A computed fold for a 102-nucleotide RNA from a marine sediment metagenome, annotated as SAM riboswitch aptamer (S box leader). Its mean pLDDT, the model's own confidence on a scale to 100, is 81. The sequence is in RNAcentral, with records from MGnify.
RNA sequence: CUUAUCUAGAAAGGUGGAGGGUCAGGCCCUGAGAAACCUUAGCAACCUGUCAAUGCGACAAGGUGCUAAUUCCUACUUCAAAUUAACUUGAAGAAAGAUGAG
Numbered sequence: 001c002u003u004a005u006c007u008a009g010a011a012a013g014g015u016g017g018a019g020g021g022u023c024a025g026g027c028c029c030u031g032a033g034a035a036a037c038c039u040u041a042g043c044a045a046c047c048u049g050u051c052a053a054u055g056c057g058a059c060a061a062g063g064u065g066c067u068a069a070u071u072c073c074u075a076c077u078u079c080a081a082a083u084u085a086a087c088u089u090g091a092a093g094a095a096a097g098a099u100g101a102g
Base pairs, nucleotide, nucleotide: 001102002101003100004099005098006097011040012039013038014037015036019029020028021027024074025073026072041067042066043065046063047062048060049059050058051057071096076093077092078091079090080089081088
C1' cells in the first nucleotide's frame, strides 16, 4: 500500500506501583491495585491441516489475534423529522484505528 472483518465470545495468579480506555471532548475503569512483563487457563476461527466435493460446509487447533463497556460514545459528509434558528434525534456513508492475509 491492497483486501476482509470489527453490536458475538472468552480471566485467574505472580511481579509491579499509577495510570489506562489511540488523539480531542464526553463518559467510564483503576490503591478492593492502572500500564507493562511472566505463568496458566480460556475465546474465536483470519491463515493452516483433514474430510467433503461445488454444498462455501464439518472437524481439529499448528501460526497470529483476543479475553470491561458496540472500535465505550461523539466528531466529518449526506439524507429525514421536529424547531424561527442554534441545537437535538434517527439513518446511511466517510475518515481514523485494531486484527488477519498478501